[in-house]
Context: one part of a larger RNA
Molecule: small-subunit ribosomal RNA, 5' domain
Organism: candidate division WOR-1 bacterium RIFOXYA12_FULL_36_13
């Protein structure tokens, strides 16, 4: 000197573009944050046309509650834990998976059944339960078939990195489906099974980056191996059983702190701090655990158990989890609106057509930063008052003002009015901007003046009250305190104060 998610003091005109609980991973009132599909299916309601035997039948449309599919594993918040293959950078998987998407190859016969919704009975305050009856599906099941796939045996071939890996082929066993749905049709969308792809993971290594030895030993699943299980996979991941082995001053082990990278700050580099905002990984979702479901979770808005708290209750029993957005209390020097839209952009469903999206896009608050602009211009006295000031003669403040004469940036008033969407849709917005209008009007302070360090006088005080980064002032003429006046610095800011270089 820079920096800062800053606070505090005093002051405050506009805009742009940013950013905003560093503390209590403390505790939450309310409201929203993941649904969607009637072109999977049966009920019910409704309307609207037809037929009529007047309350039934046929067509079309709407509307949800089941069951049924696909998403609720993304997207979004936090950094509590973690010193580790948790990141970061290289590699390896001849030890793996990968809905949805793509390209290919082959297929989809024949039966069959439950359970919700719905009716009815009972229990319960409630929250739910719970017995019988019915009945559809792209639900579930049984059989066939088998292009192909697994698994075993057998035969030949090519490669390899130690188990191996691949192609062809012989033989068994064993293994799919929804021919459903829309369409007059044409065709469309979707199932099944195998191959490849492409996205995404999933283990496993090689090297990197914190303090401490006033922590010197540490280990029994510990090391290694055999069988055996279990996984998508290798593997002490587990189990029997045998062996005694593995790490260690190149810092094991313990204890302390911390997500971590691209990066930001500083420096001429080196380096040194630091990891807010954006992006990538990671790990959590009251606190502990524990599996289902699914291609994926051991699952922020799911499920079970246990704690702790908080709510409801008819005391028998129940409900709930903001580190999503917004808001509340609390802590604390501190950090924002219980906003507007889905128009864009991306995402989940659907054929669409659209729904839903506190993701996202915008407005709002806050000089928190940055950055840009204003608060006028010109002309005006040997120079008004007024104030400080003095040798009382001036001197200063000062072309500053007053006056005269202009200009319209911003702020105001009135009219136009976007891009962002080629074409149906625009929250922002009648918003930016573009004309016209009046009028200097609304718009400047903060801090400093002994030296370092630009900038001085007077009065007040009298080792007092005070300043103060360091050195140091103040005890009666204090450029050092206070307060005038005047001057120096930066200016919608300016000074303290913390922290980093």
């Nucleotide at each position: 000197g820079g920096a800062u998610g800053a606070a505090c003091g005093c002051u405050g005109g506009c805009g742009g573009c940013g950013u905003g609980c560093u503390u209590a991973a403390c505790a939450c009132a309310u409201g929203c944050a993941a649904g969607u599909u009637g072109a999977a299916c049966g009920a019910u309601c409704u309307c609207c046309c037809g037929g009529c035997u007047u309350g039934c039948c046929g067509g079309g449309g709407g509307a949800g509650a089941g069951u049924a599919g696909c998403g609720g594993a993304c997207g979004g918040g936090u950094g509590a834990g973690u010193a580790a293959c948790a990141c970061g950078u290289a590699a390896g998987u001849a030890a793996c998976c990968u809905a949805c998407c793509c390209u290919c190859a082959a297929g989809a016969c024949u039966g069959g059944a439950a359970c919700a919704a719905c009716c009815u009975g009972c229990c319960g305050a409630a929250a739910g339960g719970u017995g019988g009856g019915c009945u559809a599906a792209u639900u579930c099941c049984a059989g066939a078939u088998g292009u192909g796939g697994u698994u075993a045996u057998g035969a030949a071939g090519a490669c390899a990195c130690a188990u191996g890996u691949u192609u062809u082929u012989u033989u068994a066993a064993c293994u799919a489906a929804a021919u459903c749905c829309c369409g007059c049709a044409a065709g469309g969308g979707g199932c099944u099974u195998a191959a490849g792809g492409a996205u995404g993971g999933g283990c496993u290594u090689g090297c990197g980056g914190c303090c401490u030895a006033u922590c010197a030993g540490c280990u029994a699943g510990u090391u290694g191996g055999u069988g055996a299980g279990g996984u998508a996979a290798a593997g002490g991941c587990u189990u029997a059983c045998c062996a005694a082995g593995g790490c260690u001053a190149u810092g094991a082990c313990g204890g302390g702190u911390a997500g971590c990278u691209g990066g930001u700050c500083u420096g001429a580099g080196a380096g040194g701090a630091u990891g807010a905002u954006c992006a990538g990984c990671c790990a959590c979702a009251a606190u502990g655990g524990a599996a289902c479901u699914g291609a994926g979770a051991u699952a922020c808005g799911g499920u079970c158990c246990a704690u702790a708290c908080u709510c409801c209750u008819a005391c028998g029993g129940g409900a709930g989890g903001c580190a999503g957005c917004a808001g509340u209390g609390a802590g604390g020097a501190a950090u924002u609106u219980u906003c507007c839209g889905c128009a864009a952009u991306g995402g989940g469903c659907g054929a669409a057509a659209g729904c839903c999206u506190g993701a996202c896009g915008g407005a709002g608050c806050g000089a928190c930063g940055c950055c840009g602009u204003g608060u006028g211009u010109g002309u005006g006295a040997c120079g008004a008052a007024g104030u400080c000031u003095u040798u009382c003669g001036g001197g200063a403040u000062g072309u500053a003002a007053a006056a005269c004469a202009c200009u319209g940036u911003c702020a105001g008033a009135g009219g136009g009015g976007a891009c962002g969407a080629u074409a149906u849709u625009g929250a922002c917005g009648g918003u930016a901007c573009c004309c016209u209008c009046a009028g200097a009007g609304g718009a400047a302070g903060c801090c400093a003046c002994g030296g370092c360090u630009a900038a001085c006088u007077a009065c007040g005080u009298g080792c007092c009250a005070g300043c103060a980064g360091c050195c140091g002032c103040g005890g009666u003429a204090a450029u050092a305190c206070g307060u005038a006046g005047g001057u120096g610095g930066c200016a919608a800011g300016c000074g303290u104060u913390a922290u980093c270089c």